[in-house]
Model confidence (mean pLDDT): 85 of 100. This is a predicted structure of a 488-nucleotide part of an RNA (small-subunit ribosomal RNA, 5' domain) from an uncultured bacterium. Rfam family: Bacterial small subunit ribosomal RNA.
Context: one part of a larger RNA
RNA sequence: GAUUGAACGCUGGCGGCGUGUAUUAGGCAUGCAAGUCGCACGAGCCUUCGGGCUAGUGGCGGACGGGUGAGUAACACGUGGAUAACCUGCCUCAUAGUGGGGAAUAACUCGUCGAAAGGCGAGCUAAUACCGCAUAAGAUCACCGGUGUGACUCCGGAUGAUGAAAGCUCCGGCGCUAUGAGAGGGGUCCGCGGCCGAUUAGCUAGUUGGUGGGGUAAUGGCUCACCAAGGCGACGAUCGGUAGCUGGUCUGAGAGGAUGGUCAGCCACACGGGGACUGAGAUACGGCCCCGACUCCUACGGGAGGCAGCAGCUAAGAAUCUUGCGCAAUGGGCGAAAGCCUGACGCAGCAACGCCGCGUGGGGGACGAAGGCCUUCGGGUCGUAAACCCCUUUUACGAGGGAAGACGUUCUGACGGUACCUCGUGAAUAAGCCACGGCUAACUACGUGCCAGCAGCCGCGGUAAUACGUAGGUGGCAAGCGUUGUCC
Numbered sequence: 001g002a003u004u005g006a007a008c009g010c011u012g013g014c015g016g017c018g019u020g021u022a023u024u025a026g027g028c029a030u031g032c033a034a035g036u037c038g039c040a041c042g043a044g045c046c047u048u049c050g051g052g053c054u055a056g057u058g059g060c061g062g063a064c065g066g067g068u069g070a071g072u073a074a075c076a077c078g079u080g081g082a083u084a085a086c087c088u089g090c091c092u093c094a095u096a097g098u099g100g101g102g103a104a105u106a107a108c109u110c111g112u113c114g115a116a117a118g119g120c121g122a123g124c125u126a127a128u129a130c131c132g133c134a135u136a137a138g139a140u141c142a143c144c145g146g147u148g149u150g151a152c153u154c155c156g157g158a159u160g161a162u163g164a165a166a167g168c169u170c171c172g173g174c175g176c177u178a179u180g181a182g183a184g185g186g187g188u189c190c191g192c193g194g195c196c197g198a199u200u201a202g203c204u205a206g207u208u209g210g211u212g213g214g215g216u217a218a219u220g221g222c223u224c225a226c227c228a229a230g231g232c233g234a235c236g237a238u239c240g241g242u243a244g245c246u247g248g249u250c251u252g253a254g255a256g257g258a259u260g261g262u263c264a265g266c267c268a269c270a271c272g273g274g275g276a277c278u279g280a281g282a283u284a285c286g287g288c289c290c291c292g293a294c295u296c297c298u299a300c301g302g303g304a305g306g307c308a309g310c311a312g313c314u315a316a317g318a319a320u321c322u323u324g325c326g327c328a329a330u331g332g333g334c335g336a337a338a339g340c341c342u343g344a345c346g347c348a349g350c351a352a353c354g355c356c357g358c359g360u361g362g363g364g365g366a367c368g369a370a371g372g373c374c375u376u377c378g379g380g381u382c383g384u385a386a387a388c389c390c391c392u393u394u395u396a397c398g399a400g401g402g403a404a405g406a407c408g409u410u411c412u413g414a415c416g417g418u419a420c421c422u423c424g425u426g427a428a429u430a431a432g433c434c435a436c437g438g439c440u441a442a443c444u445a446c447g448u449g450c451c452a453g454c455a456g457c458c459g460c461g462g463u464a465a466u467a468c469g470u471a472g473g474u475g476g477c478a479a480g481c482g483u484u485g486u487c488c
Base pairs, nucleotide, nucleotide: 001488004485006484007483008482009481010480013358014357015356016355017354018353019351020350021316026314027313028312030311031310032309035060036059037058040057041056043054044053045052046051067269068268069267077193078192079191080190081189082188083187086186087185088184091182092181093180094179095178096177097176098175099133101131102130108123109122110121111120112119113118139162140161141160142159143157144156145155146154167174168173195241196240197239202232203231204230207229208228209227210226211225212224213223214222244266245265246264247263248259249258250257251256271292272291273290274289275288294305295304296303297302322348324347325346326345330344331342332341333340334339361391362390363389364388371382372381373380374379396425397424398423399422400421401420405415432477433476434475435474436473437458438457439456443472444471445470446469447468453460454459
């Protein structure tokens, strides 16, 4: 000098765009943040007889979006590959099908237990819920051939065996089953790359490899039985410390150094720990079970909870915001649609926290007013500065008009009567902070007297201090200025 998610002191007019718990991954009152479908189903209620509302069964979605950075030195991340070792709901394309039956159960009714949370028993009923049967182009398994470095695995083929489906409708469609292909999404594996410590030198028994069984969508000690005795390490194993990684960001001429907040990609986590279930998919934040700590309710028998979602509270801290408006836009979920939901998002609010822009007036004005300060008492200086005259109106205030953003012909705008435009009033509403010994731009007076104090370094202060304090003056920057921290 440059930087900043900054803080502190003094000061503070406006606008635009950003940013805003870096500390206790401490604890949380309250509200909201994930629902939707009645064109799957029975039932109940209402009805203007068109239909509407809804708890329950059922479907899809709650694995996205949003938060945080605790853990992690690891194939976690980045980059380049591999998958002859894999999966994929919704979407697109293509092919084939959608036949015929059955048994339940919630809701509901009755009874009953419990303070509650919540159950239990009996009876009734439906489905795109559940279960058989039939069929099988294709699929899977068995068999054969081919491609290929390599095939139980890919491609092709005959025969046999095995396994499907669901209906609704406003009659337009929407679905359902099987299979192939695609798109997008993921899983796994490998090469290389990126911290510190040797005052950590040896580490390792599922350990390293093999055979076989199991498991997985899938390879594999992933797991198990048996067998062998291996595997890693000064090219730093193991251990300890620290840390989410990256695109980037800051600095620098660069090389490099530092850093990873906002935004974007990936990862991990969701009170601490463990576990599985469901599902195409699970670290399952606002799912379930168990253990633990904590908080709350209780009739003491037993229950309820999880803001690292948005606001907000409390604690801690030098320190970090509103319990706002709206689904109008963009995007997401569900739905045939109308639409519903959406603290994602769009906006507004607060904070000079940052960057950028604008303003606090312009011209004239000497007799250099008054006043302050200095003085050699002559004067000098603040100083054209003020007053005064003329002008302007950015801004401010008042009045009137008033958007784009809406895609989509109509309707639909939170922001917002905002931005913007016009008119009116009146210089009106708007300047501070730091420094002035040298480095370093800027000097005098008074007070003080090694005191009080200053200080980044050198150093000032013990009676004339340009270095302390005050005043006048001057210099610098300016809605900021200075200090402290921080990195280059």
Notes: The full RNA is in RNAcentral, with records from ENA and SILVA.